[in-house]
Small-subunit ribosomal RNA from an uncultured prokaryote, 1459 nucleotides, folded computationally. It matches the Rfam family "Bacterial small subunit ribosomal RNA".
């Protein structure tokens, strides 16, 4: 794009068209096929007389109510069940019929018999029927005649017919009429025409998990029989007919012209309208008839419905309405014969559910209309907000103006044209019928209140719908919180949803809109046009060969393919193009072109094909030589392995990561000799050979295959490929029989292990082997099918050859079959492939079509089996897969580094105790940090405050901000209640500025608007931090390669601590890290010398830089120097560089700090602090006492003290640095054993002080013990801070005197002024440090080295990992649900085949009965014919059997699948 469409929502008008796609289920009503009186009789009425015949007459009282009789019901009209078929489409043919029409030639003359109707008498409930009598025809019989016509033996012989209206001049008359003529009619024939029948080429759906079918079956003679041809059907005869080019079964199906959609070639479809076929309840059957096996006709069987008096009968909507069912679904029991068209009729007519109209439903297409113009105060509402404002939106209202359409009312065409009446011209004819023509008048319309025109009145009656995350046009707010709910596909939804739902806006389309459901499209995704198979699915495991397919050069010749003409057909309608005509359109309606097709004829004659011939480049044969693990059989060898026998000998042997199981003192293992036996053949061996693949490996014979090389002859296209087919075909396995050394499944035993039915180990049976015979599979690979040709190159190697080159060598070039390496163009997703293609081209087979299910089930073949083969579906997922990319990872591999190991020092992990944390308890134990990278952490300090938590009491514009209103300065003091917050009373107090109006700042009470919140979310965030890491790394810009991800630089070679430098280099450069640059220390100048400093100079002290003095030291703190691999020499690539070394105070980053690339860890904190939501508002929010945070069976980390002699006590003694200080630091002095107090100099500090540093040194003791070490813990007295040390402070003094005698598995820190020891100060701090920032004293040991163990960087592999190995992921069992498959079994469909029954027909025999028309007969009667009946054949149905073949269903059962 589409539709016979349906649901959902919504709905103003026409026009057109279409409308049971299911139940070919069943049917109530009504109507869809009848006309003819000019065929016939009968009625009726009415004359006339011979009283029972004749004649006239009638539809204006039924233009017919029943019957004969004629034509018509075979058309029209409906269905699609059936059927893979000469059904149907398209094209030939040749043996037929054909009413009514046409057009010819001839006839229509003479007798008969009969029967309906009717009348009388019956049977029945009906339907319908018997019997007897009468009578008529265009009913029916007979003879006559016979141009054509049929048969024929060529003499000859058979067969017709009816009659009815009209009219009438002449003749004649029984006055009825004959007679004539008109027209209808009939009959015989012959021709058209039309319309049927029959054959026949082609074409006409799927399935091989259907492969063999067929007995009148296939021919053929003869007959019967049809309108005809013919096994149609019968007799005899023959034995063939169809099939792989798909018979035969099965399941689906009306076929066409066209219809959809396609660029097309197709694919899907076959409603409407058209052709054609088949049906008409189901099944069979004939009868009439031109024509039928008949939808609205027979008969018979079923089945189902009605009606019955139960005896027996009716009946067939797939006609048009209409009903019931069924179903997502499809309409009026309407109008009329007006029009076209059918039947009948001379005609008028009549009959017509054909047909024409209404009618019903937005079913589809098409047209229109629901107003237009103006209008900014950008109104009002609404939504949204950054609060300004936007947006809805000129939209509306207002003003102006129109009136389609629908409404009212009036007008008003076409569809109408025969006909038929009336006068009565002309032609014809005797002729005023009749027939042709021609003028006049008049009538006939279902639609239909038609279309269409005029008025008239008022914006008046007339807009939904679906969508808004991409895709896809079109964005915001609320709710909502993996709920509810969306969804075509990806996805959306867990508290900021542009995705739900609703608002606001927008966007698409419009009397519609959206969704379902289909078929085509895209989709080159079944690829003919137009696809693929190395690794994404895809080359049979390999060859030989049939059948097909396709084939070298060349002459002639043919014309089947092939080109062109022409002819006929290829229905219309449709499609296209053009006109036309409804206002347009849609829809009608002329013309034309197509209709790509068939067939005939005509002509060419290259190609291909068929004849006939020739050739030699394909193939193939001969000669003649090579090489070669090519086969198949026989024999033959030697190493080794193991058994056995014997000697030698003596304790082990063996096997392993380490062991054991095993063998061995009954003599093993070694070791010599010798037997035996199987097997497989070392070296040579090589991307070497050689075979079609599997595969072949000692030697010698015999047999036998194929390749190759050189020269020649010959044959003369023999060729390639190859469905089916046949054969070979590893290992393992199977059948019989033999072997059986070594190996070895199973199988036993040892070990490994959480187990260990496994990997190691000792043993060991099938089996490897051989001979016959199966199996036919393998990553049976080159993952690459055979065969042929062409297309750069280079380096090996294996058979042959040539000898043209040097020179002789195991040369070198060349040439040919192999077989590898690497590379070009091509190719290819790419990786790679490239003369051995995967290149470019031919021919022929296989084989693919998303993943799983599943190479499974079913059945079929094959097998002894095991299994092989050929091969589904249901269900299920949105992916399954190839190649490369960049990461990330590996119990990969390379190279590097780091207290990472090692080597070493000291430590935790055992004790007490400190702290922190978890658990537990609690009214609370506030909260937060949780591997490294939380745990002496937020905490630089919780008695009360902190504080955030508990309990209890209290406040509600609030403790704290702004803002209005009112009143009061403000603050102070006192006192009562009370835990306190508060409350209550009682005084003191009256400020500042003023333009005198008031303002400022402050307190109090009120009202609301707010305040407040350590409630929540660190997964909304911002800042901060930690961490990998101070680890070298993390990108860019241009170029370049690459289809692209992406690469390259950034990698190699060295070197560095360092992507640090140098070299090379499709890269050049660049940025952030990295170094350096700040700060501290190490030297060394200069400058400045106070509160610091004192070398010379002087003075003075018991003694001090104390003084005078000095600027020289140290020191202090500016300012500068110094180190840069500079320098030397060696290594190194002449390079960075590295090793040494001179000099230097300091040597290669001097040492130390600050300083943290790209980023990771949804790391960490919402409780610093900020902030988005969200929540609480007499409370999760203030206030206040007391409690808690300090709890305690326990587990953990992180410390401090220890356990002693390198020590403890005790006494003397020396030497730092950094720092702190006015709420403070405090000397000397006095008191106290002490903590400490009292007093009180000094110091805003190089000046006083805090201040004694201690380890060290010197002596003295302790004597190795739970101690003279250890210091827990309690007891009692104190001291200081503090409003308060009870819960909960720290100190000091007496007394006491626990565990601890160096720590398990684990672990942790450190490379030099470092660990390790020893003590100082400092922040918080009111007191309260074993923490934690500092700060100097003493002051070591060790690094072979990088194999490991953590971490880290660079390259590189391998990946099915990408939330990245804390990844991914396989199966089994347990549970749920789904669909299959097997199953005793049941329970249906379906077509056949035996036998069986045999209606109703038709056929034949028959004629016992009956019998009007011919013949004979005077007559009775005969005959001839014809039938009732009976019987045979066929035969529908219906029964039985015995197999098939499908479909359901099934206890249980088996895998799959999905969660």
């Nucleotide at each position: 794009a589409u539709u016979g469409a349906a649901c959902g929502c919504u709905g103003g008008c026409g026009g057109u068209a279409g409308g049971c796609u299911u139940a070919a289920c069943a049917c109530a009503u009504g109507c869809a096929a009848g006309u003819c009186g000019a065929a016939c009789a009968g009625c009726g009425g009415g004359a006339g007389c011979u009283u029972g015949c004749u004649c006239c007459u009638g539809g204006c009282u039924g233009a017919c109510g029943a019957g004969u009789g004629g034509c018509g019901g075979a058309c029209g009209g409906g269905u699609g069940a059936g059927u893979a078929a000469c059904g149907c489409g398209u094209g030939g043919g040749a043996a037929c019929c054909u009413a009514c029409c046409u057009a010819a030639u001839a006839g229509u003359a003479c007798g008969g018999a009969a029967u309906a109707a009717c009348u009388c008498a019956g049977a029945g409930a009906a339907a319908u029927u018997u019997g007897a009598g009468c009578u008529a025809a265009u009913a029916c019989c007979g003879a006559a005649u016979a141009c054509g016509c049929c048969c024929u033996a060529c003499g000859g012989g058979g067969g017709a017919a009816a009659g009815c209206g009209g009219g009438g001049g002449a003749u004649c008359u029984u006055c009825g009429g004959a007679c004539c003529u008109c027209g209808c009619g009939c009959u015989a024939u012959c021709a058209g025409a039309u319309g049927a029948g029959c054959c026949u080429g082609c074409g006409u759906u799927g399935g091989a998990u259907u492969a063999g079918c067929u007995a009148g079956u296939u021919g053929g003679u003869g007959a019967g029989g049809u309108a005809a041809u013919g096994g149609c059907u019968c007799a005899c005869c023959a034995a063939g007919g169809c099939g792989a080019c798909g018979a035969u079964c099965c399941a689906u199906a009306g076929c066409u012209g066209g219809u959809c959609u396609g660029a097309g070639a197709g694919g899907a479809c076959g409603a409407u309208c058209a052709g054609c076929c088949a049906c008409a309840c189901u099944g069979g059957g004939a009868c009439u008839g031109a024509g039928a096996c008949a939808c609205g006709g027979c008969c018979c069987a079923g089945a189902c419905u009605c009606c019955u008096a139960c005896g027996g009968g009716a009946g067939g909507c797939a006609g048009c309405a209409g009903u019931g069912g069924g179903g997502a679904a499809u309409a009026u029991u309407g109008g009329a014969c007006a029009a076209u068209g059918g039947g009948c009729g001379a005609a008028a007519u009549c009959c017509u559910g054909a047909u024409c109209c209404a009618g019903c439903a937005a079913u589809a297409c098409c047209g229109c209309g629901u107003g237009u113009g103006u209008g900014a105060a950008g109104a009002a509402g609404g939504c949204c907000u950054g609060a300004g404002g936007g947006u809805u939106g000129u939209a509306a209202a207002g003003c102006a103006c129109u009136u389609u359409c629908a409404g009212u009312a009036g007008g008003g065409a076409a569809g109408a044209a025969a006909g038929g009446u009336c006068a009565a011209g002309c032609g014809u004819u005797a002729a005023u019928a009749g027939c042709g023509u021609g003028a006049c008048u008049a009538a006939u319309g279902a639609c239909g209140u038609u279309a269409c025109c005029u008025a008239c009145a008022g914006a008046a009656g007339a807009a939904g719908u679906c969508c808004c995350g991409g895709c896809u046009a079109a964005c915001u707010c609320c709710g909502u919180g993996c709920c509810a709910g969306c969804a075509g596909c990806c996805g959306c939804g867990g508290u900021a949803a542009u995705a739900c739902g609703g608002g606001g806006g927008g966007g698409a389309c419009a009397a519609a809109c959206g969704u379902u459901a289909a078929u085509c499209g895209g989709a080159a995704u079944u690829a003919c046009u137009g696809g693929g198979c190395g690794u994404a699915a895809a080359g049979c495991g390999c060859a030989c060969g049939u059948a097909g397919g396709c084939g070298g050069c060349u002459u002639u010749u043919u014309a089947a393919g092939c080109u062109a003409g022409a002819u006929g057909u290829g229905a219309a309608a449709g499609c296209c193009c053009u006109g036309g005509g409804c206002u347009c359109a849609a829809c009608c309606u002329g013309g034309g072109a197509a209709c790509u097709g068939c067939a005939u004829u005509u002509a060419g004659a290259a190609c291909u094909g068929g004849a006939a011939g020739g050739c030699u480049a394909g193939a193939g044969u001969a000669u003649g030589g090579u090489a070669g693990a090519g086969g198949a059989g026989u024999g033959u060898g030697g190493a080794a392995u193991u058994u056995c026998a014997g000697g030698u000998g003596u304790a082990g042997c063996g096997g392993u990561g380490a062991a054991a199981u095993g063998c061995g003192u009954a003599g093993a293992g070694a070791u010599c000799u010798g037997a035996a036996g199987g097997a497989a053949c070392a070296u040579c061996a090589g991307u070497g050979g050689c075979g079609a693949a599997g595969g072949c490996g000692a030697c010698a014979c015999u047999c036998u295959g194929g390749a190759c090389c050189a020269a020649u002859a010959c044959u003369g296209a023999c060729g390639c490929u190859g469905a089916g087919g046949u054969g070979c075909g590893a290992a393992a396995g199977c059948g019989u029989g033999g072997g059986u050394a070594g190996c070895a499944a199973a199988c036993a035993g040892g070990a490994u292990u959480a187990g260990a039915u496994a990997c190691c180990c000792u043993g060991g049976u099938a089996g490897u082997c051989c001979a016959c015979g199966c199996c036919g599979u393998a990553a049976a690979c080159g993952a690459u099918g055979u065969c042929u040709a062409c297309u750069a190159g280079c380096c090996g190697u294996u058979g042959g050859g040539u000898u043209u080159c040097c020179u002789u060598g195991a040369g070198g070039a060349c040439u040919u079959a192999g077989u590898g390496g690497c590379g070009c163009a091509g190719c290819u997703a790419a990786c790679g492939c490239a003369u051995u293609a995967a290149g470019u081209a031919g021919a022929c087979c296989g084989c693919c079509u998303g993943g799983g299910g599943a190479g499974u089930a079913c059945g079929g073949c094959c097998g002894c089996a095991a299994g092989g083969u050929u091969a589904a579906a249901a269900c299920u997922c949105a992916a399954a897969u190839g190649a490369a990319u960049u990461g990330a990872c590996g119990g990969g591999g390379g190279c590097c580094c780091g207290c990472a190991c090692a080597a070493g020092c000291g430590g935790u992990g055992g004790a007490g105790c400190a702290u922190g944390u978890g658990g537990u308890u609690u009214a609370a134990u506030u909260c937060g940090a949780u591997g490294c990278a939380a745990c002496g952490c937020g905490a630089a300090g919780a008695a009360c405050c902190u504080u955030a938590c508990c309990u209890a009491c209290c406040c509600u514009u609030g403790a704290c901000a702004u803002c209005c209103a009112g009143a009061g300065a403000a603050u102070c003091u006192g006192u009562u209640a009370g835990a306190g917050a508060u409350a209550g009373u009682a005084g003191a107090g009256u400020g500042c500025c003023u333009u005198c109006g008031g303002g400022a700042a402050u307190u109090c009470u009120g009202u609301g608007a707010c305040a407040g919140g350590u409630g929540c979310u660190g997964c909304a965030u911002g800042g901060c931090u930690g961490u990998c890491g101070u680890c070298a790394g993390c990108u860019c810009g241009u170029g370049u390669c690459g289809u692209g991800a992406g690469a390259u630089g950034u990698u190699g070679g060295g070197u560095u601590a360092a992507g640090u430098c140098c070299c090379g280099u499709a890269a050049c450069g660049a940025g952030c890290g990295c170094a350096a640059g700040c700060c501290u220390u190490a030297u060394c100048c200069u400058u400045a010398g106070u509160u610091g400093c004192u070398a010379g100079c002087a003075g003075g002290u018991a003694a001090u830089g104390c003084u005078g003095a000095g600027a020289a030291c140290u020191c202090u703190a500016g300012u500068g120097a110094g180190a840069c691999u500079g320098c030397c020499g060696g290594u190194g690539a002449u390079a960075a560089a590295c090793c040494g070394g001179a000099g230097a105070a300091a040597g290669g980053u001097c040492g130390g700090g600050a300083c943290g690339a790209c980023g990771u860890c949804a790391a960490g904190u919402c409780a610093u602090c900020a902030u988005g939501g969200c929540c609480c508002u007499u409370a999760u929010g203030g206030g206040u006492a007391g409690g808690g945070c300090u709890a305690c069976a326990c587990a953990c980390g992180u410390g401090c003290u220890a356990c002693a002699a390198u020590g403890g006590u005790c006494g003397g003694u020396a030497c730092a640095g950094a720092g702190g200080g006015c709420u403070g630091c405090a000397a000397a002095c006095u008191c106290g054993c002490g903590a400490g107090a009292g007093u009180a100099a000094g110091c805003u500090a190089a000046u006083g002080u805090c201040a004694g540093a201690a380890a060290g040194c010197c002596g003295a003791u302790c004597c190795u013990a739970g101690u003279c070490c250890g210091g827990a813990u309690u007891g009692g007295a104190g001291u200081c801070u503090g409003c308060a040390a009870c819960u909960c402070g720290a100190c000091u003094c007496c007394a006491u005197g626990a565990a601890g005698u160096u720590g398990g598995a684990a672990u942790c820190g450190c490379u030099a002024g470092u660990a390790a020891u020893c003590g100082c100060g400092g922040a918080u701090c009111a007191g309260a440090a074993u923490g934690c920032c500092g700060c100097g004293g003493u002051g070591a040991a060790u690094a072979c080295g990088u194999u490991c163990c953590c971490g880290g960087g660079c390259c590189u592999u391998g990946u099915a990992c990408a939330c990245a190995c804390c990844g991914c992921c396989c199966g089994u069992c347990a549970c749920a649900c789904c669909a299959c498959g097997a199953a005793a079994g049941c329970c249906g469909g379906g077509a056949g085949c035996a036998c069986u029954u045999g209606a109703a027909g038709a056929g034949g025999c028959u004629g016992u009965g009956g019998u009007a028309a011919c013949c004979c007969g005077c007559a009775a009667g005969g005959g001839g014919g014809c039938u009732a009946g009976g019987u045979c054949u066929c035969a529908a149905u219906g029964g039985u059997g015995a197999a098939c073949u499908u479909g359901g269903u099934g206890a249980u059962u088996g895998g799959g699948g999905u969660g």
RNAcentral holds the sequence, with entries from ENA.